[in-house]
RNA sequence: AUCUUAUCAUGAGAGGUGGAGGGAAAUGGCCCAUUGAUACCUCGGCAACAGGUUCUAAUAAACUUAGUAGCUAAGAAAGUCUAAAAACUUUUCUUUCUACAGUUUUCUAAGAAUACUGUGCCAAUUCCAUCAAGCGUCCAGCUUGGAAGAUAAGGA
Numbered sequence: 001a002u003c004u005u006a007u008c009a010u011g012a013g014a015g016g017u018g019g020a021g022g023g024a025a026a027u028g029g030c031c032c033a034u035u036g037a038u039a040c041c042u043c044g045g046c047a048a049c050a051g052g053u054u055c056u057a058a059u060a061a062a063c064u065u066a067g068u069a070g071c072u073a074a075g076a077a078a079g080u081c082u083a084a085a086a087a088c089u090u091u092u093c094u095u096u097c098u099a100c101a102g103u104u105u106u107c108u109a110a111g112a113a114u115a116c117u118g119u120g121c122c123a124a125u126u127c128c129a130u131c132a133a134g135c136g137u138c139c140a141g142c143u144u145g146g147a148a149g150a151u152a153a154g155g156a
Stems, first nucleotide, its partner, number of pairs: 003154006013043005021032003026130004044122003049118003052114005060105005067100004073095006079088002126148001131145005
């Protein structure tokens, strides 16, 4: 270099160097450019492509009993009854059990935010078209999809 996937009608300024063409290739257009372009450097900015961070926040675990509700089980106290027990009733308390609540840690997609990191980008739709299909008054042109290109990530 080649390969795969995704995106490509949004957005983003100044200074310095330099001095002639430039806008990916070819062609045809159309633009930018000595009022200094393209390119390079410095600062600045845009952008959520990849990663990070935070939240949405559940899953699982632990803790809290001076968080709530229920009443599964056990014990204690009181009451009824009894010669005394047992049994029974309701109330209270403690522990346990169930559900929820709170705190901490943790697993894992997805979404949102964040410009922290890695790129990238900062005239005009990738400036427009060339190839194909369709539409069209079959002209001009329009729509969709390719091809090529750019960027990111992965793989190699």
Molecule: SAM riboswitch aptamer (S box leader)
Organism: Oceanobacillus chungangensis